[in-house]
Molecule: transfer RNA
Organism: Paenibacillus roseus
RNA sequence: GCGGAAAUAGCUCAGUGGUAGAGUAUUGCCUUGCCAAGGCAAGGGUCGAGGGUUCAAAUCCCUUUUUCCGCU
Numbered sequence: 001g002c003g004g005a006a007a008u009a010g011c012u013c014a015g016u017g018g019u020a021g022a023g024u025a026u027u028g029c030c031u032u033g034c035c036a037a038g039g040c041a042a043g044g045g046u047c048g049a050g051g052g053u054u055c056a057a058a059u060c061c062c063u064u065u066u067u068c069c070g071c072u
Stems, first nucleotide, its partner, number of pairs: 001071007010024004018055001026042005048064005
């Protein structure tokens, strides 16, 4: 230099145009004589950045940043 993949909650990851979710973690409550385990609830997100298409974009298109893999 060329090609490909990834970026979404503190962490690990779903979500292929129509209200952003799960597990785990944190906090509170219930259960127990206590702990562990379990149950219920709550908080936490400008979906890496900018622009475009669309009535509507995490999702489609363009540019760009970072990380990883391959080729040279």